[in-house]
This is a predicted structure of a 156-nucleotide RNA (Lysine riboswitch aptamer) from a bovine gut metagenome. The model forms 100% of the base pairs in the Rfam consensus. Model confidence (mean pLDDT): 79 of 100. Its Rfam family is "Lysine riboswitch aptamer". Its family is annotated with lysine biosynthetic process in the Gene Ontology. Rfam describes the family as follows. Riboswitches are metabolite binding domains within certain messenger RNAs that serve as precision sensors for their corresponding targets. For this family Rfam cites "Riboswitches Control Fundamental Biochemical Pathways in Bacillus subtilis and Other Bacteria" (Mandal et al., Cell, 2003). The sequence is in RNAcentral, with records from MGnify.
């Protein structure tokens, strides 16, 4: 430079299902407050929690199934730029995208933190076997054992 391998291997997108939640919210009443609106501070606006009674959602995540890209596939930590979130401005926090750099072979399982409605699930960091892969010592062996890391490994 090309083509490849690892497997409950990765990620995205339709569809459709359950949670999400009888929450949020509107509407009606009944009581009761002078506080309250993502977080602070300046200004403006609007009242507000609560109970009861008809009504009654979505969004993130998750099964499942079909297509689509692939094998630093994807995740992730700091930084540094746009964006969106609240009536407006500044500061934050949160989310998302693009750029740099760093770490992590893969998946599973436990424990512990953090997200989040959740016991689902995702994300860090630790342990444990299990796997591919070289490298080293042993073997009759895809044997066994040590060890390293994908800026690798195998073919051409």
């Nucleotide at each position: 430079a090309c083509a490849g391998a690892g497997g409950c291997g990765c990620a995205g997108u339709g569809u459709u299902c359950a949670u999400g939640a009888g929450u949020a919210c509107a509407u009606a009443u009944c009581a009761g407050c002078a506080a309250g609106g993502c977080a602070g501070g300046c200004a403006g606006c609007c009242g507000c929690c609560g109970g009861u009674a008809u009504g009654g959602a979505a969004a993130g995540g998750g099964g499942a199934u079909a297509c689509u890209g692939c094998c630093g596939a994807a995740g992730u930590g700091c930084c540094g730029u746009u964006u969106u979130g609240u009536u407006g401005c500044c500061u934050g926090c949160a989310a998302a995208a693009c750029g740099a750099u760093g770490c992590u072979g893969g998946g599973g399982u436990c424990a512990c933190g953090g997200a989040g409605a959740a016991u689902a699930u995702c994300c860090g960091u630790g342990g444990c076997a299990c796997u591919g892969u070289c490298a080293c010592a042993u073997g009759a062996a895809u044997u066994u054992g040590u060890g390293g890391a994908g800026c690798g490994c195998u073919g051409u």